A computed fold for a 96-nucleotide RNA from a Bacillota bacterium, annotated as THF (Tetrahydrofolate) riboswitch aptamer. Its mean pLDDT, the model's own confidence on a scale to 100, is 78.
[in-house]
């Protein structure tokens, strides 16, 4: 110069660890707003946050009466092992 490829967002699954169970959180819908995100830069899907709507739940037991255990939640977080995105440039590996 050229071909290939390396590598983000992010999801499943197990297991631990906490939070609600006096309903937070989880999912839905809106938003012209903010973030983070390959070894570097850049766009886009996706993500997360934040306001605003609308739906909307499983609680029993046992005692020292505020713990304890046994559930329940599209429930937080970590760990592991698995799957894993497009695009432009540059790196970097290999070949030509």
């Nucleotide at each position: 110069c050229u071909g290939u490829g390396u590598g983000u967002a992010g999801g499943a699954a197990u297991g631990g660890u906490g939070c609600g169970u006096u309903a937070a959180g989880u999912g839905c819908c809106g938003g012209a707003c903010g973030g983070a995100u390959g070894g570097g830069a850049g766009g886009c899907u996706g993500c997360c946050g934040c306001c605003g709507g609308a739906c909307g739940a499983a609680g029993g037991a046992g005692c020292u009466u505020g713990c304890u255990c046994c559930g329940c939640g599209a429930u937080u977080c970590c760990a592991u092992u698995c799957c894993a995105g497009c695009u432009u440039c540059c790196a970097c590996a290999c070949g030509g």